[in-house]
Predicted 3D model of a 90-nucleotide RNA (c-di-GMP-I-GGC riboswitch aptamer) from a Desulfobacterales bacterium. The organism belongs to Desulfobacterales, within Bacteria. Of the family's consensus pairs, 95% are formed in the model.
RNA sequence: UCUGAAAAAGGCAAACCGUUCGCAAGGACGGGACGCAAAGCCUCCGGCCUUUCAUUUCCGAUGAAAUAUAAGGUAGCGGGGCUACCGGAC
Numbered sequence: 001u002c003u004g005a006a007a008a009a010g011g012c013a014a015a016c017c018g019u020u021c022g023c024a025a026g027g028a029c030g031g032g033a034c035g036c037a038a039a040g041c042c043u044c045c046g047g048c049c050u051u052u053c054a055u056u057u058c059c060g061a062u063g064a065a066a067u068a069u070a071a072g073g074u075a076g077c078g079g080g081g082c083u084a085c086c087g088g089a090c
Stems, first nucleotide, its partner, number of pairs: 001089004011036002016031006034076001040082003044079003047074005054067005
């Protein structure tokens, strides 16, 4: 530097449940394991999700959809950046 076939030491923890924070998406803690070789950290880019404001379109109407604004969320959606255990190859 590349790599994760086999092995060892270990690590993390989806859904779901409980408590709690948040308008929500979702977060924290405990239980729990679907998975993960960066499922360690960071929203820089794209995606997706939520709330908000506005416009347009559709509808008899309640209402719905699209676009755009602002603020958030997701690092277990992908890319990118930083760091790192063990083994193997060079």